Annotation: Predicted 3D model of a 348-nucleotide part of an RNA (small-subunit ribosomal RNA, central domain) from Fluviibacter phosphoraccumulans EoVTN8. Rfam family: Bacterial small subunit ribosomal RNA. The full RNA is in RNAcentral, with records from ENA and SILVA.
[in-house]
Context: one part of a larger RNA
RNA sequence: CUGGGCGUAAAGCGUGCGCAGGCGGUUGUGCAAGACAGAUGUGAAAUCCCCGGGCUCAACCUAGGAACUGCAUUUGUGACUGCACGACUAGAGUACGGCAGAGGGGGGUAGAAUUCCACGUGUAGCAGUGAAAUGCGUAGAGAUGUGGAGGAAUACCGAUGGCGAAGGCAGCCCCCUGGGCCGAUACUGACGCUCAUGCACGAAAGCGUGGGGAGCAAACAGGAUUAGAUACCCUGGUAGUCCACGCCCUAAACGAUGUCAACUAGUUGUUGGGGGUUAAUUUCCUUAGUAACGUAGCUAACGCGUGAAGUUGACCGCCUGGGGAGUACGGUCGCAAGAUUAAAACUC
Numbered sequence: 001c002u003g004g005g006c007g008u009a010a011a012g013c014g015u016g017c018g019c020a021g022g023c024g025g026u027u028g029u030g031c032a033a034g035a036c037a038g039a040u041g042u043g044a045a046a047u048c049c050c051c052g053g054g055c056u057c058a059a060c061c062u063a064g065g066a067a068c069u070g071c072a073u074u075u076g077u078g079a080c081u082g083c084a085c086g087a088c089u090a091g092a093g094u095a096c097g098g099c100a101g102a103g104g105g106g107g108g109u110a111g112a113a114u115u116c117c118a119c120g121u122g123u124a125g126c127a128g129u130g131a132a133a134u135g136c137g138u139a140g141a142g143a144u145g146u147g148g149a150g151g152a153a154u155a156c157c158g159a160u161g162g163c164g165a166a167g168g169c170a171g172c173c174c175c176c177u178g179g180g181c182c183g184a185u186a187c188u189g190a191c192g193c194u195c196a197u198g199c200a201c202g203a204a205a206g207c208g209u210g211g212g213g214a215g216c217a218a219a220c221a222g223g224a225u226u227a228g229a230u231a232c233c234c235u236g237g238u239a240g241u242c243c244a245c246g247c248c249c250u251a252a253a254c255g256a257u258g259u260c261a262a263c264u265a266g267u268u269g270u271u272g273g274g275g276g277u278u279a280a281u282u283u284c285c286u287u288a289g290u291a292a293c294g295u296a297g298c299u300a301a302c303g304c305g306u307g308a309a310g311u312u313g314a315c316c317g318c319c320u321g322g323g324g325a326g327u328a329c330g331g332u333c334g335c336a337a338g339a340u341u342a343a344a345a346c347u348c
Base pairs, nucleotide, nucleotide: 003320004319005318006317007302008301012316014201015200016199017198021194022193023192025088026087027086028085029084030083031082033081034080035077036076037075038074039073040072041071042070049065050064052062053061054060091191092188093187094186095185096183097182098181099180103177104176105175106174107173108172109171110154115149116148117147118146119145120144121143125136126135162169163168206247207246208245209244210243211242215241216240220236221235222234223233258315259314260313261312262311263310266293267292268291269290270289271288272287273286274285275284276283297304298303321348322347323346330341331340332339333338
C1' cells in the first nucleotide's frame, strides 16, 4: 500500500462553519500534462521460463531463445481527465410576493400556588408513616379571613404538534435579530459537495467574582427500619438550583444510524404552504416536514423499507479478540475538578 466493516456484535467526531486537500453539471474550440498506440535506444551477467547439450539419471553445469511487465527519446491519436478561452441553465444563489413557528437576545408585565411576616376569628391539636418517632403547638400552632414581602416556575390550550445545526426552546406584550417553506416571474451563470488542521456553539453537574435565595435539595443532623443500615421511609437542612460576567467542554450529547446528491411499489394520519373542483364544513393534485404500516430489495436475526439499514456516487470520521485501559508516561488545555491525545509489560 491493500481487505472487510461501523442501528443493536468493535466502530459515525456532540453539532455546525470552513482554509488547504479530494471530488465536481451541459456544450464548443484549442493545447497535449495525464492517458492510449507505434518506433528507436537502453533495460550487465547470473536467476525465472522455453527448447537443446553434458555428468549412467536427477540435483547441478551449460548453448541458444524468450522475457526483463521499467526508463528515456521521438512520432501519432484527441474519446476521457486536466489546462486555457467562449457559451448555456437542469446544480447553487439573488431579487419579488406571501406564510407558519416554545428559533435566538434584551426589556416589561400578569395570574395561580408554596413559604414567610403582621393583624383578626378560634382551641387543642398539627404534621408524618406500613406502623411510629424525631419535629411544630397553650409563649396559642394547625384551620380560616384581610393585608403585605419575596423568589422561582408558567396549569388548561398541549398534540407520534411546532421551531432550531446540535445542545435545546413554552404565560402574555414590546424592541432587536437568524433560519425555513411556498408561489410565479426576472437575474447571476457551476459561483457547487465534502472537509484533516482550525474556529464557533455545546444539557446537567462543577469552578471564580458579585448579587439573590420562595420551593426543592447532595453533604450533614436527628427519628425510624434492620442482625447491621454510613441506604430505601420520615423530620429538618447547607452548598447548589436563580441572575450578571468569566471558565469548564463532558453525557445513553441517541435515530446508539456522518454530510451531500441521484434512482427504486403503495396505503393511512398529521403540521405549514400552493393549485384545481363542489351546492357543501366536498374531493383531488402538488410541495416541504413529521408519524404509523408495508412491496421489491437488504439484514446474522431483530428489523429497515422514497425521511432506507434498498441501488449507486463524492468526501470526512472511526473499528480490527477480552482484560490491563480510555489507564500510565509525555504533550496540549484548565484556577481546580479534570478534559483531550494515548501506549506497553503481563494475562486469558